[in-house]
Context: one part of a larger RNA
RNA sequence: CGCAGGAGACUUGAGAAGGGCUGUCCCUAGUACGAGAGGACCGGGACGGACGAACCUCUGGUGUGCCAGUUGUUCUGCCAAGGGCAUGGCUGGUUGGCUACGUUCGGAAGGGAUAACCGCUGAAAGCAUCUAAGCGGGAAGCUCGCUUCAAGAUGAGGUCUCCCACAGGGUAGCCUGGUAAGGCCCCCGACUAGAUGAUCGGGUUGAUAGGCCGGAGGUGGAAGUGCGGCAACGCAUGGAGCUGACCGGUACUAAUAGGCCGAGGG
Numbered sequence: 001c002g003c004a005g006g007a008g009a010c011u012u013g014a015g016a017a018g019g020g021c022u023g024u025c026c027c028u029a030g031u032a033c034g035a036g037a038g039g040a041c042c043g044g045g046a047c048g049g050a051c052g053a054a055c056c057u058c059u060g061g062u063g064u065g066c067c068a069g070u071u072g073u074u075c076u077g078c079c080a081a082g083g084g085c086a087u088g089g090c091u092g093g094u095u096g097g098c099u100a101c102g103u104u105c106g107g108a109a110g111g112g113a114u115a116a117c118c119g120c121u122g123a124a125a126g127c128a129u130c131u132a133a134g135c136g137g138g139a140a141g142c143u144c145g146c147u148u149c150a151a152g153a154u155g156a157g158g159u160c161u162c163c164c165a166c167a168g169g170g171u172a173g174c175c176u177g178g179u180a181a182g183g184c185c186c187c188c189g190a191c192u193a194g195a196u197g198a199u200c201g202g203g204u205u206g207a208u209a210g211g212c213c214g215g216a217g218g219u220g221g222a223a224g225u226g227c228g229g230c231a232a233c234g235c236a237u238g239g240a241g242c243u244g245a246c247c248g249g250u251a252c253u254a255a256u257a258g259g260c261c262g263a264g265g266g
Base pairs, nucleotide, nucleotide: 001152005163006162007161008160009159010158011157015149016148017147018146021049022048023047024046025045026044027043033038051106052105053104054103055102059100060099061098062097066093067092068091069090070089071086072085073084074083075082076081110144111143112142117137118136119135120134164265166177167176168175169174182261183260184259185258186203187202188201189200190199208254209253210252211250212249213248214247215246217243218242219241224237225236226235227234228233
């Protein structure tokens, strides 16, 4: 821009893409078959491999502004307590998130038309013949079925709901203007989104983000003081102190104020 008024939702599916893998063991059954050795079809079940998708409850990984320990050095005047630097200094743990080594699930079943092939009936050709007329069976393949995208499918589809038949000019088509439903700009953001756009949520009639409060989870016993010990240190106060993303609450801070677009149809 189009989809012959303008919007907001929800959809149909032409078409396209994906997927389609396979092993071992058990039962049937040591049966059919076979002199024996050996050893099934059909049908049923169990457990796997590789591949794929989703997810983070578990097990792990990561976790550079979480917690603790610790070395050297420097600074906060000194002690104590801390900050900086040394790969995040090193080491031990670790919330959310993201993940695989983790968890769950998948390939199908089933219908239809067929290939090779197997048949029924059956002439031409008194026989025979699956074929010439006619009628069946038959594959991991085809098609439907499963998953995803999808009306620019210009063949532009459908349903529901909302807004209305406004002014000025013009013979009509139409042009201009303010609006409606609605949308955008602008602003604050990310439970789902993200390079930027976009998407999604919110904008005071507000819990959208930050802060603060409470909780969960993590770390693992803070500082100060007291006591014990010559001291290093230990014990008590005290499951202490601190705590990123998680859960809930609370207008303290920031979303203020505002601008623009947007129908009049046959």